Predicted 3D model of a 483-nucleotide part of an RNA (small-subunit ribosomal RNA, 3' major domain) from a metagenome.

Context: one part of a larger RNA
C1' cells in the first nucleotide's frame, strides 16, 4: 500500500421488511448429470454451466459410430514430363450410393502459317512441392464475450512531505443518482469514467398531403372515403419549440443543495434504450474467425450409404398446462400495436365436419395479402363432483411438407380419458403502465418437435412503517503473525 475480520462509523441496492405472483408436489416440453450404447460428437460448471453455443439434428446439417470407396486429394498456387479423337460426354455394365469400368458422339481460345500443320493456353494423366485436419494446447495468443457493475470509482503532471516503500491531491464539513456540486484545505491543475452530446416515447407549432385522413360542399350505394373534391382533423415524417431548480416561499454557511408551491403536456436525471473507466476471475471461447507450438499425412484428410446426436432404473435446472365457478362450454358482439410477403403473401368463390384442397383477383406493398386479435362485453348452460375441471396416454381414420416421416416431423377428426383437489424443507421475480393476466408478430425455416428466444400492443393492481437482521457494494477508520 492492499486484502481480510462472526471490528467500528456513514451510505446505497427488490438486499431485507411490507405486498402480489410463482418455483419446490402432478403431467408434459426442454437442457444437464448419470446410466446405457458400435456411437449416444464437442464445448459450457456456484453466483456468472444447465429452453446455454443451437435464430430450426428425419437426409443434409454432423464434427460421432458401422460399412463401402478414395489418395496431389472436396479446395488453392507453382513446377516437371506426358497426352490429340484431347476437354466434354448420351447410352450401357457393376454398385445401396460414392466409386469403378466401357464409351456413340465431339469441341474452344491465342500466336505462326498458303493448305496441311506446328507451338502454346484451358483441360486431362503421371509425378513433385504442397493441400487438408471441428486433431491437442483458451495455462503460448489476437479478437470477441461474461462478471463485479452503469457500481463511482481509477489515475496522471508539477509542487510539497517522507531515508524509502509511499503519502498528499482523492482526506474533512455539507450535498448528490454520481470523485455531482459547494465550502474548507500543501496543494494547484488535468485525464479516463459519471453527466451531457445520440435514438425513442410523452406536448405544441411549422412544412408537406399519397397509398393515409373525411369536418364542411356535392355525386352515388343495400353498404363502405366508393367518387368529385378538401388539408380542417387523425396520421405519416422532416424541421422547430419546450424543462433550465428558470420563477415564488421556506430551510441552509450569504454556498452547493433540499422541502413546498405556481405555471405547465411533462418537474427536479420526465419514462425507456444505446453507451460498461483502471482492473478482477491464468473466467469463457484454438468447434465462428485469426494464430505460435505440437501431432496426423493411403489418414486424425476426403466422398458415400445407413445408424447416432431423440437411447432410459434414476437425479437436478428452466418452462408450459392444470388442479377449476373471478371458472369450463355454447351463441352473439367490440377495440390494437408492431411486423412479414416474389422460388413470396394470397382475397372473394367452390369442395371438405376439420386439418386442408381446387383456383387464382390483388400486391415488389401507409395501396393488396398474412389477419379472425384474445382477454372484454351481452345472453344461455353446468352446480362443487376427480366433474361439462384437467388434458397425459393409447387405439383408429385422415391432412401437409419433403426423394424419403420406421428409428425420428407437425396438424386435424373420432374414441380413450392418467396424474393432479394449490404443493415439505427450501427458494425466485417484481416499486407503475411495473407485477399479474390476454392475445399478435418476427428471425431461423421445405417442414417442424417453439410451450424456446426476440419484439408488439390490450386489461391492469397491491405494498414500502423502516434499515435491527440476511446478501452484495461504496467511502472513512481500526486490528492483523496474511500478500
Nucleotide at each position: 500500500u492492499g486484502a481480510c475480520g462472526g471490528g467500528g462509523g456513514c451510505u446505497c441496492g427488490c438486499a431485507c421488511a411490507a405486498g402480489c405472483g410463482g418455483u419446490g408436489g402432478a403431467g408434459u416440453a426442454u437442457g444437464u448429470g448419470g446410466c446405457u450404447u458400435a456411437a449416444u460428437u464437442c464445448g459450457a460448471a456456484a453466483c456468472a454451466a444447465c429452453g446455454c453455443g443451437a435464430a430450426g439434428a428425419a437426409c443434409c446439417u454432423u464434427a460421432c459410430c458401422g460399412g463401402g470407396g478414395u489418395u496431389u486429394g472436396a479446395c488453392a498456387u507453382g513446377c516437371u514430363a506426358g497426352u490429340a479423337g484431347u476437354a466434354c460426354g448420351a447410352a450401357c455394365c457393376u454398385g445401396a450410393a460414392a466409386g469403378g469400368g466401357c464409351g456413340a458422339g465431339g469441341a474452344u481460345c491465342c500466336g505462326c502459317u498458303u493448305u496441311a500443320g506446328c507451338g502454346g493456353a484451358a483441360g486431362c494423366u503421371a509425378g513433385c512441392a504442397c493441400a487438408g485436419g471441428u486433431g491437442c494446447u483458451g495455462c503460448a495468443u489476437g479478437g470477441c464475450u461474461g462478471u463485479c457493475g452503469u457500481c463511482a470509482g481509477c489515475u496522471c503532471g508539477u509542487g510539497u512531505c517522507g531515508u524509502g516503500a509511499g503519502a498528499u491531491g482523492u482526506u474533512g464539513g455539507g450535498u448528490u443518482a454520481a470523485g455531482u456540486c459547494c465550502c474548507g484545505u500543501a496543494a494547484c491543475g488535468a485525464g479516463c469514467g459519471a453527466a451531457a452530446c445520440c435514438c425513442u416515447u410523452g406536448u405544441u407549432c411549422c412544412u408537406a398531403g399519397u397509398u393515409g385522413c373525411c369536418a364542411g360542399c356535392g355525386c352515388g350505394u343495400a353498404a363502405u372515403g366508393g367518387c368529385g373534391g378538401g388539408g380542417a382533423c387523425u396520421c405519416u415524417a422532416g424541421g422547430a419549440a419546450g424543462a433550465c431548480u428558470g420563477c415564488c416561499g421556506g430551510u441552509g454557511u450569504u454556498a452547493a443543495a433540499c422541502c413546498g408551491g405556481a405555471g405547465g403536456a411533462a418537474g427536479g436525471u420526465g419514462g425507456g434504450g444505446a453507451u460498461g473507466a483502471c482492473g478482477u476471475c491464468a473466467a469463457g471461447u484454438c468447434c465462428u474467425c485469426a494464430u505460435g507450438g505440437c501431432c496426423c499425412u493411403u489418414a486424425u484428410g476426403u466422398c458415400c450409404c445407413g445408424g447416432g446426436c431423440u437411447g432410459c432404473a434414476c437425479a437436478c435446472g428452466u418452462a408450459c398446462u392444470a388442479c377449476a365457478a373471478u371458472g369450463g362450454c355454447c351463441g352473439g358482439u367490440a377495440c390494437a400495436a408492431a411486423g412479414g410477403g416474389a422460388a413470396g403473401c394470397a382475397a372473394g368463390a367452390c369442395c371438405g365436419a376439420g386439418a386442408g384442397g381446387u383456383g387464382g383477383a390483388g400486391c415488389c406493398a401507409a395501396u393488396c395479402c398474412c389477419a379472425g386479435a384474445a382477454a372484454g362485453c351481452c345472453g344461455g348452460u353446468c352446480c362443487c363432483a376427480g366433474u361439462u375441471c384437467g388434458g397425459a396416454u393409447c387405439g383408429g381414420a385422415g391432412g401437409c411438407u419433403g426423394a424419403a416421416a420406421u428409428u425420428c416431423g407437425c396438424c386435424u377428426c373420432c374414441g380413450u380419458g392418467a396424474a393432479g383437489u394449490c404443493g415439505g424443507a427450501a427458494u425466485c421475480g417484481c416499486u407503475a403502465g411495473u407485477a399479474a393476466u390476454c392475445g399478435c408478430g418476427g428471425a431461423u425455416c421445405a417442414g417442424c418437435u417453439a410451450c424456446g428466444c426476440c419484439g408488439c400492443g390490450g386489461u391492469g393492481a397491491a405494498u414500502a412503517u423502516g434499515u435491527u437482521c440476511c446478501c452484495g457494494a461504496g467511502c472513512c477508520u481500526u486490528g492483523u503473525a496474511c500478500a

Its mean pLDDT, the model's own confidence on a scale to 100, is 84.